This is a predicted structure of an 81-nucleotide RNA (SAH (S-adenosyl-L-homocysteine) riboswitch aptamer) from a Gammaproteobacteria bacterium. Its mean pLDDT, the model's own confidence on a scale to 100, is 76. Of the family's consensus pairs, 100% are formed in the model. It was read from a public genome assembly, where an Rfam model found it. Its Rfam family is "SAH (S-adenosyl-L-homocysteine) riboswitch aptamer". Its family is annotated with regulation of gene expression and S-adenosylhomocysteine metabolic process in the Gene Ontology. On this family, see Wang et al., Mol Cell 2008: "Riboswitches that sense S-adenosylhomocysteine and activate genes involved in coenzyme recycling".

Formats: sequence, C1' cells, structure tokens
RNA sequence: CCAGCUGAGGGGCGCUGCAGCGGAACUUUUCUGUCACGCUCAGCUGGGUAUCAAUGUUUAAUGCAAGGGCGCCCAUUCAAU
Repeated sequence: CCAGCUGAGGGGCGCUGCAGCGGAACUUUUCUGUCACGCUCAGCUGGGUAUCAAUGUUUAAUGCAAGGGCGCCCAUUCAAU
C1' cells in the first nucleotide's frame, strides 16, 4: 500500500438514481432490475513493496473524530417560552 472480516461513527421512513452488480439486446454501446456507509477510524488476517535501524515497549499529560443527494420522523444535547 492492497484485499477480506469484525467493531464503531444515535436510529427510522419515503423519493431520485451516479458508480458497482444481475438480466436482455447486440459490435457499441443501449435498455431494464437492484441500488444513498460505495466513506472514515480502530482491531485482526492474508499478500505486496520499501528499509536495516527503524520498529516496538513503558510512563505521564492532553484530546478523542471528520464526512455522507433530497424530504420527513424519533432520539440525544443546549437555549427560549
């Protein structure tokens, strides 16, 4: 760095539909169905790359996310009445 699994980011309902995926058509892309955690962080597993002294361990302090089409509802917190 890549892939997979798990957990977390407070939940729910509806709509649209890009990517992806399925099916059909057919020579190059079209149609159709599905589709708004596909994102980030943490842990674990596997693989790749780099480095040869980095990694790692211990202690103390501080902090603990950010983002996620549109509409609505609930929850939580604060303020006002």